A computed fold for a 75-nucleotide RNA from a Candidatus Woesearchaeota archaeon, annotated as transfer RNA. Taxonomically the source falls in Candidatus Woesearchaeota (Archaea, Nanobdellati). The sequence is in RNAcentral, with records from ENA. Model confidence (mean pLDDT): 81 of 100.
Order: sequence, then structure tokens, then C1' cells
RNA sequence: GGUCCGAUGGUCUAGUCUGGUUAUGACGUCCCGUUUACAUCGGGAAGAUCCCAAGUUCGAAUCUUGGUCGGACCA
Repeated sequence: GGUCCGAUGGUCUAGUCUGGUUAUGACGUCCCGUUUACAUCGGGAAGAUCCCAAGUUCGAAUCUUGGUCGGACCA
């Protein structure tokens, strides 16, 4: 230098192919119940405007372009 892949709550992750209801689940956190207490278990809650910018569209996490960061391969 070239090709390709990835970036979504604190962590990991589904959803992107085929644009459309309030962005999914687990762990973690907080509250309540259970316990003498802790753990487990049951119930509930908060938490991401989806890496950044622009464009297309009635509508973008999803499509297009550029950029940033990380990774794989080739040279």
C1' cells in the first nucleotide's frame, strides 16, 4: 500500500441479509420478598438516541459515502 471483518447499557451479546410497535438476552448494579444473617431462589427497577460525520428516504442500529479505532490475510 491492497482486500476483508468488527465497533450496540458497566461487561458480553441478538437484531443489520429483507429499513417500520417501546433496540434482545445473560452477567453485573439497585429495591422488595424469602433467611437469625449471607448465599440461593422469586418479583420489580434503572441503565445504550447502536464508534463519528454527511447523504438517500415519509421513516436509518440497518442502505450509500467519507473518517476514527481494533483485527485477519496479501504484498